[in-house]
This record gives sequence, C1' cells and structure tokens, in this order.
RNA sequence: AUGAAGGUCGCAAGAGAUACCCUUUUCCCCUUCAAGGGGUUGGGGAGCCGAAGGGGCAAGUGCGGAGCUGUUGCAUGAAACUCUCAGGCGAAAGGAUUGCGGCUGGACA
Repeated sequence: AUGAAGGUCGCAAGAGAUACCCUUUUCCCCUUCAAGGGGUUGGGGAGCCGAAGGGGCAAGUGCGGAGCUGUUGCAUGAAACUCUCAGGCGAAAGGAUUGCGGCUGGACA
C1' cells in the first nucleotide's frame, strides 16, 4: 500500500542590529607639477542584533542511601526563553520557521 513522522530538491513568504572609528594592508579608479580624494580587501577598536550552527534550564521522569514520607545529590529534560562561542548589523546574499509540489522514506491500522 487510499502511505504517518523524518530526509531532500524546487517555488513562494520570512525579523533584528553602526553604509561606525582608526590603519602607507591589497588591488583599482579620479584628479594633479606635487599633494590629495574615492572604492575594495586585510588588520585593530568601540557599539549593537539573534532566526544558520552551538551552550544553559522548568515541571516531569529515572537512579542512589535503610521500610515509608520529606529533604538532598546525580542523570535526563523543550522553546520563538536565555547566553552571544560562532554568525550577523545599507542593498544584495544569508536566514530559524511556514505553505504548496516532486522524489525518498516505510510508522499505525
């Protein structure tokens, strides 16, 4: 089996936070006699965000000491809560999660 959960692919939706400061770090562009200016990349600093990933825990459950109760210890224990290690803070990209469809999967009856 009139095919559950899960996985994966495609399409659609998808929040937050400085386009911050310093720097002969790379490359490029503009202008110039020279100086200088802009973009980009690297490094450093301060502030900030939580929705890749990761860490933390409540009830409950299990275990231990001696019969019960209580207490206590240990283990387990979710999130959009919390931390901010990682990641991110113009747009783009990314993005937990949600919907639809394809493929896969093979639970219940």